The RNA shown here (Lysine riboswitch aptamer) has 174 nucleotides and comes from [Clostridium] polysaccharolyticum. The source organism's lineage runs through Bacteria, Bacillati, Clostridia, Lachnospirales and Lachnoclostridium. The sequence is in RNAcentral, with records from Rfam.
RNA sequence: AAGCAAGGUAGAGGCGCAUUUUUUAUGAGUAAGCUGCUGGACAUAGAUAGGAGUGGCAGAAGGCAGCCAAAAGGAAACGAUGCCGAAGGUUUUGCUAACCUACAAAGCAGGAUCUGGGCACAUAAUGAAUAAUUAUGUGACUGUCAUCUUUUAAGAUGGAGUGCUACCUAAAGG
Numbered sequence: 001a002a003g004c005a006a007g008g009u010a011g012a013g014g015c016g017c018a019u020u021u022u023u024u025a026u027g028a029g030u031a032a033g034c035u036g037c038u039g040g041a042c043a044u045a046g047a048u049a050g051g052a053g054u055g056g057c058a059g060a061a062g063g064c065a066g067c068c069a070a071a072a073g074g075a076a077a078c079g080a081u082g083c084c085g086a087a088g089g090u091u092u093u094g095c096u097a098a099c100c101u102a103c104a105a106a107g108c109a110g111g112a113u114c115u116g117g118g119c120a121c122a123u124a125a126u127g128a129a130u131a132a133u134u135a136u137g138u139g140a141c142u143g144u145c146a147u148c149u150u151u152u153a154a155g156a157u158g159g160a161g162u163g164c165u166a167c168c169u170a171a172a173g174g
Base pairs, nucleotide, nucleotide: 006169007168008167009166010165011164014084016083017082018081019080020079022077023076024075033067034066035065036064037063038062042055043054044053046103048102049101050100051099087115088114089113090112091111092110093109094108095107096106116142117141119139120138121137122136123135124134125133126132144159145158146157147156148155149154
């Protein structure tokens, strides 16, 4: 001096990822509410179970008709913000709200683990939905690295993001 290793900084993949305001359509002429008829004993926040309280033969649940009439989640477009394990799934712990308990669902914050990325198709779940999301599988595409071939243009096979590229750097070792 160079290399390896460790640490740090900055980047690349592209219909790239996540969050969010506004607008629009859907949700839906649906739920809820009111009135009338019917019905005839239960109903009650998650179409769950139990309990408390409340309502109910002065008529519950349910059904039909009329009047009136939403919202949320999800979606599309423009924009904004943060980013490149961006993010998502599974599992587990804690917390949150609804009358109480159990269970379930949803949200938030951690742990462990899996997935490089988007697209198309099929199946399943959620969902009002043929939208969309998630998971699994298949297919080509794409980025990256390794090995091999090579007509130097590329091709084949395989791996995974705690990866890859560029730069910087103390000590120790060689």